[in-house]
Molecule: transfer RNA
Organism: Patescibacteria group bacterium
RNA sequence: GGGCCUGUAGCUCAGUUGGCUAGAGCAUUCGAUUUGCAUUCGAAAGGUCAGCGGUUCGAAUCCGCUCAGGUCCA
Numbered sequence: 001g002g003g004c005c006u007g008u009a010g011c012u013c014a015g016u017u018g019g020c021u022a023g024a025g026c027a028u029u030c031g032a033u034u035u036g037c038a039u040u041c042g043a044a045a046g047g048u049c050a051g052c053g054g055u056u057c058g059a060a061u062c063c064g065c066u067c068a069g070g071u072c073c074a
Stems, first nucleotide, its partner, number of pairs: 001073007010026004019057001028044005050066005
C1' cells in the first nucleotide's frame, strides 16, 4: 500500500432482504420485602447506532469517504 471483518447504553450483545417510538441481560439509582444484609419483585435513568456526506417520503440497516480495532496478502 491492497483485500476482508468488526464498530449499537458503563460492559456483553440482539436488531441488518429500509417502515411502530432503537431493545435484552448484567451493572447503576429508587422503592417493596428483611431487625439488618443478601436474594427476589417492581420502576427509573442511561444511546447524536464510530464520524461526515449521499440516495429515499423514510436509514442502525443501502452507497461513498474518513477514523479506530482485528485478520490476510505484498